[in-house]
Context: one part of a larger RNA
RNA sequence: CUGGGCGUAAAGAGUCUGUAGGCGGUUUAUUAAGUGAUGCGCAAAAGUUUAGGGCUCAACCCUAAAAGGACGUUUCAAACUAAUAGACUAGAGUUCAAAAGGGGAUAGUAGAAUUUCUGGUGGAGGGAUAAAAUCCGUAGAGAUCAGAAGGAAUACCAGAGGCGAAGGCGACUAUCUGGGUUGAUACUGACGCUGAGAGACGAAAGCAUGGGUAGCGAACGGGAUUAGAUACCCCGGUAGUCCAUUGCUGUAAACGAUGAGUGCUCGUGCUUAGGUCUAACACUUAGGCACCAAGUUAACGCGUUAAGCACUCCGCCUGGGAAGUAUAAUCGCAAGGUUGAAACUC
Repeated sequence: CUGGGCGUAAAGAGUCUGUAGGCGGUUUAUUAAGUGAUGCGCAAAAGUUUAGGGCUCAACCCUAAAAGGACGUUUCAAACUAAUAGACUAGAGUUCAAAAGGGGAUAGUAGAAUUUCUGGUGGAGGGAUAAAAUCCGUAGAGAUCAGAAGGAAUACCAGAGGCGAAGGCGACUAUCUGGGUUGAUACUGACGCUGAGAGACGAAAGCAUGGGUAGCGAACGGGAUUAGAUACCCCGGUAGUCCAUUGCUGUAAACGAUGAGUGCUCGUGCUUAGGUCUAACACUUAGGCACCAAGUUAACGCGUUAAGCACUCCGCCUGGGAAGUAUAAUCGCAAGGUUGAAACUC
């Protein structure tokens, strides 16, 4: 070198785009770089093998011969890989027609509800809890009626349902815009897959500047509970939650704890968007679910959406703790992030 793995035992990067690189469909001709065969050269000694010999044997030693990879070179072969030239259409893409969608961005609009304010009615409680108290209320609360303001979120529809690369996306309307699916003909003709670095996106919390603040609510104050109660429960309540800005941060049980792509391998039931054909079934493409054959797995389970059978490329793992710590580098306004040990110990 080869050899094992990554759903739950250590291990799939949060996701995508894509550079180098690796890998790559069918077919014809040529070349001969890889590849195979062939002859020659070089093949130090020791070693190996064979045949002899010497120490009483053996190990060991001596003599002779043979073999030998790599490398260089000659000639040949042309299946495979590669290269060059050409052709093809099953991969990939373009065109046309259709249907679906909380995919994204911006602007506007609406109705319920909470809160506050103003006014009317009314007159003693309200609220909270296991029970209370803090709290609000005769300076008129709570209740109820009318009106106003403002912010945030969109009941029902709603679904194992839809869309998106992931994060995620849910009132309605308009404008702009991305992607996928189905069906059909024609066209391009391998244009493909993966992807070290790199770039972009990336929940919540947090940070910077300026707004906004209804409800909720870290911190904080008070009331309870308790031996105590820096908590759970209650009354308040700041930051925050919301918006804007070529903002920053870059992490999550970022989970299907399952990388991406391609092909192959029984069936059953339901469901979304289409197609085809109908009286209805049935069939078919692309998704979403629930079972299960073969197979697989340590088991649980997975099972055409594989964790089955194979191939290509990337990432990652190698006992527990110390530790995702120290140090260095780098990114960040900071908080911190990324990369990432050892001593020692079991």
Predicted 3D model of a 346-nucleotide part of an RNA (small-subunit ribosomal RNA, central domain) from Stramenopiles sp. The full RNA is in RNAcentral, with records from SILVA.